Predicted 3D model of a 73-nucleotide RNA (transfer RNA) from Slackia heliotrinireducens. It was read from a public genome assembly.
RNA sequence: GGGCGGAUAGCUCAGUAGGUAGAGCACCUGCCUUACACGCAGGGAGUCGCAGGUUCGAGCCCUGUUCCGCCCA
Numbered sequence: 001g002g003g004c005g006g007a008u009a010g011c012u013c014a015g016u017a018g019g020u021a022g023a024g025c026a027c028c029u030g031c032c033u034u035a036c037a038c039g040c041a042g043g044g045a046g047u048c049g050c051a052g053g054u055u056c057g058a059g060c061c062c063u064g065u066u067c068c069g070c071c072c073a
Stems, first nucleotide, its partner, number of pairs: 001072007010025004019056001027043005049065005
């Protein structure tokens, strides 16, 4: 220098015919308990690496770019 994959909630990840973002764990509140844990009910939390473009509408398509991993030179 070139190619491929990844970047989405605190963590691990899902989300492929573009239609206003989810799960598990963790966290908070209540119930339960003498208390803790477990269990049950409810709740907060991300504008999807960044910047543009296309579109009525983009996590998803296009361009550029940053970081991580792998391969080629």

The source organism's lineage runs through Bacteria, Coriobacteriia, Eggerthellales, Eggerthellaceae and Slackia.